A computed fold for a 113-nucleotide RNA from uncultured Lachnoclostridium sp., annotated as FMN riboswitch aptamer (RFN element). The organism belongs to Lachnoclostridium, within Bacteria. The model forms 100% of the base pairs in the Rfam consensus. It matches the Rfam family "FMN riboswitch aptamer (RFN element)". Rfam describes the family as follows. The RFN element is a highly conserved domain that is found frequently in the 5'-untranslated regions of prokaryotic mRNAs that encode for flavin mononucleotide (FMN) biosynthesis and transport proteins. Model confidence (mean pLDDT): 84 of 100.

RNA sequence: AUCUUCGGGGCAAGGUGUAAUCCCUGACCGGCAGUAAAGUCUGCGAACCGCUGGUAAACGGCUGAUGUGGUGAAAUUCCACUACCGACGGUAAAAGUCCGGAUGGAAGAAGAU
Numbered sequence: 001a002u003c004u005u006c007g008g009g010g011c012a013a014g015g016u017g018u019a020a021u022c023c024c025u026g027a028c029c030g031g032c033a034g035u036a037a038a039g040u041c042u043g044c045g046a047a048c049c050g051c052u053g054g055u056a057a058a059c060g061g062c063u064g065a066u067g068u069g070g071u072g073a074a075a076u077u078c079c080a081c082u083a084c085c086g087a088c089g090g091u092a093a094a095a096g097u098c099c100g101g102a103u104g105g106a107a108g109a110a111g112a113u
Stems, first nucleotide, its partner, number of pairs: 001113006013025003027097002029086002031044004039084002048061003067081004088100003
């Protein structure tokens, strides 16, 4: 450098109601790289917005959330406790978890030549 493969998880149980995995009690989930092992640190990806006659790429913008104690040479990463966060569209009712764009794309990982 080229090619191939891989590359996101989750409402148990119950309440109200004509109707809710959307409300309420409660339960559950955590992409990639870095760094003492990270959803909350730093950076990236995705989604969304702008640009365009329109679409896509590129480019630009936007981009959520934790403290305390302990151990240690070193940890907002481990252990204990505690708190918090989660795009857009859809729906018989307001969604991080259902359905959809998506049998998609991507940060990236591994392998072959």